The RNA shown here (FMN riboswitch aptamer (RFN element)) has 136 nucleotides and comes from a Candidatus Sumerlaeota bacterium.
The sequence was found by an Rfam model in a public genome assembly.
Its Rfam family is "FMN riboswitch aptamer (RFN element)". Rfam describes the family as follows. The RFN element is a highly conserved domain that is found frequently in the 5'-untranslated regions of prokaryotic mRNAs that encode for flavin mononucleotide (FMN) biosynthesis and transport proteins.
[in-house]
RNA sequence: GAGUGCUUUUGGGGACAGGUGAAAUUCCGUACCGGCGGUCAAAGCCCGCGAGUCACGUUCGCCUCAACAGGGCAACGUGGUUGAUUCGGUGAAAUCCCGAAGCCGACUGUGAUAGUCAGGAUGGGAAAAAGCACUU
Numbered sequence: 001g002a003g004u005g006c007u008u009u010u011g012g013g014g015a016c017a018g019g020u021g022a023a024a025u026u027c028c029g030u031a032c033c034g035g036c037g038g039u040c041a042a043a044g045c046c047c048g049c050g051a052g053u054c055a056c057g058u059u060c061g062c063c064u065c066a067a068c069a070g071g072g073c074a075a076c077g078u079g080g081u082u083g084a085u086u087c088g089g090u091g092a093a094a095u096c097c098c099g100a101a102g103c104c105g106a107c108u109g110u111g112a113u114a115g116u117c118a119g120g121a122u123g124g125g126a127a128a129a130a131g132c133a134c135u136u
Stems, first nucleotide, its partner, number of pairs: 001136010015030002018028002031116002033105002035049004044103002052081008061073004085101005107119003
């Protein structure tokens, strides 16, 4: 230096002066925000991942049930689905830097349509760091 195991910690941000209206932090208006790894150079919009969501399967699991049936839930696995960028400049190299102009944002709820309000979530997680032990 590399690998394996165990333990610990970390691991998502953001609006309202105003307008209309019976009612909107959801419409208009003007703002603000941007997970993780990669990419000869630093990324919300290049590649991939996570979370979300759908289907199928598994479980000596949980609830309901007279019942090992049926129904619902949970965990795990596999697969699907999952938004958006161009131009110019510098440079060896940049859809990542600088300048400019654009665009995107799950699901449920809410006397009015939500990236920003409330909720699942004091959850989960891509991953990051540290320590200890062993092997090489």

Notes: Taxonomically the source falls in Candidatus Sumerlaeota (Bacteria, Bacteria candidate phyla). Model confidence (mean pLDDT): 83 of 100. Of the family's consensus pairs, 100% are formed in the model.